Predicted 3D model of a 72-nucleotide RNA (transfer RNA) from an Anaerolineales bacterium. The sequence is in RNAcentral, with records from ENA. The coordinates come from a structure-prediction model, not an experiment, and the mean pLDDT is 81.
[in-house]
RNA sequence: GCCCUGAUAGCUCAAAGGAUAGAGCAAGAACCUCCUAAGUUCGAGAUCCGGGUUCGAAUCCCGGUCGGGGCU
Numbered sequence: 001g002c003c004c005u006g007a008u009a010g011c012u013c014a015a016a017g018g019a020u021a022g023a024g025c026a027a028g029a030a031c032c033u034c035c036u037a038a039g040u041u042c043g044a045g046a047u048c049c050g051g052g053u054u055c056g057a058a059u060c061c062c063g064g065u066c067g068g069g070g071c072u
Stems, first nucleotide, its partner, number of pairs: 001071007010025004018055001028042004048064005
C1' cells in the first nucleotide's frame, strides 16, 4: 500500500429495510429482613463519525476513524 471483517447500554450479545432498538449481567430505587445476602417489583441507560439512497436506514452505498485478520 491492497483485500476481508467488526464497531449498538458500564460489560457480553440480539435486532431478514417497517410495532416505542431488545435480552442477560452490572449499577440505581422500592418491597422483604433485626442487618446483609438471596428473592420480588420498578425506572434509567446505547446504534463510532460525515454524507448518500429510500416513504422509511442499526441494517444498503461512499468516505473517514479505531480494533482484528490476510497479501505484498